[in-house]
RNA sequence: GGGGCCAUAGUUUACCGGGAGAACAUGCGGUUUGCAUCCGCAGAAUCGGGGUUCGAUUCCCCGUGGCUCCA
Numbered sequence: 001g002g003g004g005c006c007a008u009a010g011u012u013u014a015c016c017g018g019g020a021g022a023a024c025a026u027g028c029g030g031u032u033u034g035c036a037u038c039c040g041c042a043g044a045a046u047c048g049g050g051g052u053u054c055g056a057u058u059c060c061c062c063g064u065g066g067c068u069c070c071a
Stems, first nucleotide, its partner, number of pairs: 001070007010024004018054001026042005047063005
C1' cells in the first nucleotide's frame, strides 16, 4: 500500500426492512437470625456521517476503531 471480516446495555451476544430481545452484572423487594443461593421487579444499548426507502440495527457509500490475509 491492497483485500476480507467485525462494531447493538457495564460484559458476552440475538434480531434476513415495520416489536430493540436474552444471559451475566447492577439496583430494589421477597425468602434467611445474617450472608450466599433461589424467586420477582426495575434501569440500561444499535460506532459517526451521508444515501436508498413510506419506513433502516438490517441495504449502499465514506470515515473511525479492532482482527486477519497478501505485498
Transfer RNA from an Acidobacteriota bacterium, 71 nucleotides, folded computationally. Rfam family: tRNA. From the family's description: Transfer RNA (tRNA) molecules are approximately 80 nucleotides in length. The RNAcentral record of the sequence draws on ENA. NCBI's taxonomy places the organism under Bacteria, Pseudomonadati, Acidobacteriota.